[in-house]
RNA sequence: CGAGCCGGCCGGGCGGCCGCGUCGACGUUUCUUCGGAAACGUCGCCGAGGAACGUCCGGGCUCCACAGGGCAGGGUGGUCGGUAACACCGACCCGAGGUGACUCGCGGGACAGUGCCACAGAGAACAGACCGCCCGACGCUUCGGCGGCGGGCAAGGGUGAAACGGUGGUGUAAGAGACCACCAGCGGUUGGGGUGACUCAACCGGCUAGGCAAACCCCACCCGGAGCAAGGUCAGACAGGGAGCGUUCGAGGGCGGCCCGCCCGAGCUCCCGGGUAGACCGCUAGAGGUUGUCGGCAACGGCAGCCCGAGAUGGAUGGUCGCCGCCCGGCGACGUGGCAACACGGCGAAGGGCACAGAACCCGGCGUACAGGCCGGCUCGUCCG
Numbered sequence: 001c002g003a004g005c006c007g008g009c010c011g012g013g014c015g016g017c018c019g020c021g022u023c024g025a026c027g028u029u030u031c032u033u034c035g036g037a038a039a040c041g042u043c044g045c046c047g048a049g050g051a052a053c054g055u056c057c058g059g060g061c062u063c064c065a066c067a068g069g070g071c072a073g074g075g076u077g078g079u080c081g082g083u084a085a086c087a088c089c090g091a092c093c094c095g096a097g098g099u100g101a102c103u104c105g106c107g108g109g110a111c112a113g114u115g116c117c118a119c120a121g122a123g124a125a126c127a128g129a130c131c132g133c134c135c136g137a138c139g140c141u142u143c144g145g146c147g148g149c150g151g152g153c154a155a156g157g158g159u160g161a162a163a164c165g166g167u168g169g170u171g172u173a174a175g176a177g178a179c180c181a182c183c184a185g186c187g188g189u190u191g192g193g194g195u196g197a198c199u200c201a202a203c204c205g206g207c208u209a210g211g212c213a214a215a216c217c218c219c220a221c222c223c224g225g226a227g228c229a230a231g232g233u234c235a236g237a238c239a240g241g242g243a244g245c246g247u248u249c250g251a252g253g254g255c256g257g258c259c260c261g262c263c264c265g266a267g268c269u270c271c272c273g274g275g276u277a278g279a280c281c282g283c284u285a286g287a288g289g290u291u292g293u294c295g296g297c298a299a300c301g302g303c304a305g306c307c308c309g310a311g312a313u314g315g316a317u318g319g320u321c322g323c324c325g326c327c328c329g330g331c332g333a334c335g336u337g338g339c340a341a342c343a344c345g346g347c348g349a350a351g352g353g354c355a356c357a358g359a360a361c362c363c364g365g366c367g368u369a370c371a372g373g374c375c376g377g378c379u380c381g382u383c384c385g
Stems, first nucleotide, its partner, number of pairs: 001381010012324007020047002023044009049356001053367002056365005061227004068260004073223005078092005093107001094105004108218002113216002115212003130157002132153005138147003165183006184208001186205008231281004240272006252264003288307008325354004332347001334345004
């Protein structure tokens, strides 16, 4: 200097004028049941996000249930930690990719069973003979060999994404783990390391038991439901008519589905029709933020100090002007090299642009979107010292 990998932060700033929302203080006016309330004005603090988006997970909180058992269903899938919890986060193990920094993983099981592997190919799971190799007798022969028949082979070639271990040898009529050496795989024994998943080493063994479970499935572990339109308080209003089932021989209910069981139970359900629907709480001080320090590889946790940052309810933070910042752009002049054409370098006008996107009970994650800018660490390549 170039090319990459990983992580973090910001995402417009300042000022003037006008205008919004909650809360607080002060003041004025009106009302008053004399507690106070309402309206207006002035001043003051504060006033959207890293994703507020998706609604994909996990919770806090609220209500219903808790007497149990079973089936079905759903979720997760290496180990150990973190956390309130999780399908999240961290570290590690194994596998795959990459020179590498790093990245990825629906990461238990294919001898429990079923199923699929197109086409090509002889043959795709206990398979297989297309081209071939060898032997025998017979026939032919230009004496090289050829043909059919019988038997042996799966080592060579071919097909394919993948062919029932690989390389080298012994052996054989020709071969073949038939046998041998080494290697890979599988199984076993012993020892070392690790909390563990696993890993390393030695020895032994028959000779070799494809792929897909993100196919159905099997195994292990886990799982009540509903949701702030939850749930409460106050206020307000209420008109009936009909039908079905039921009242201990039990309608209906016990809110994920079904079955058994148990408990409550005198009302329940449907159709037509009428009336009311306003205010307040929940609602923001928290598994909160931040600084330092200690423990830990880390995620994170302990201790101490400091801070309080929207709580709306047809639903608030906007408009305008000026300057600056950043990005695109490149008039123009300058510098270097060159005869020139031209090339390179920094500065730079006009003009244009400034992303994704807005709370609605709250929090921890994941996923998705994002103009532009800044910072840090690491890897590879080239050059110089």